Model confidence (mean pLDDT): 78 of 100. The RNA shown here (Purine riboswitch aptamer) has 102 nucleotides and comes from Scopulibacillus darangshiensis. It matches the Rfam family "Purine riboswitch aptamer". A reference for the family is Mandal et al. (2003), "Riboswitches Control Fundamental Biochemical Pathways in Bacillus subtilis and Other Bacteria", Cell.

RNA sequence: AUAAUGUUAUGGUUAUUGUUUCGUAUAAUCUUGGGAAUAGGGCCCGGGAGUUUCUACGAAGUCACCGUAAAUGACUUUACUACGAAAGCGGCAGUCGUGUUC
Numbered sequence: 001a002u003a004a005u006g007u008u009a010u011g012g013u014u015a016u017u018g019u020u021u022c023g024u025a026u027a028a029u030c031u032u033g034g035g036a037a038u039a040g041g042g043c044c045c046g047g048g049a050g051u052u053u054c055u056a057c058g059a060a061g062u063c064a065c066c067g068u069a070a071a072u073g074a075c076u077u078u079a080c081u082a083c084g085a086a087a088g089c090g091g092c093a094g095u096c097g098u099g100u101u102c
Stems, first nucleotide, its partner, number of pairs: 001016005019087007026056001029049007041066002050057001058078007
């Protein structure tokens, strides 16, 4: 400082704190309303679901598809957050060994 607990309130009590790895959650997913672009384009804003779960729900790339219309799709790579476990780090105390001085 934070959290929990507790008090009318303050005080109080308890726990935790930084790093890394692993596990669980969720598939960084699905659904829906409005708007926007149009092969040099394929986006923007909002609602909901999903987690014994707070938060987040994006990015980049490759390929496809749409013959100008309103609609995108597949794949790859990459997180944050919550909780749990472990290992380092750090502090304190103790023990052992070695060296130095008296």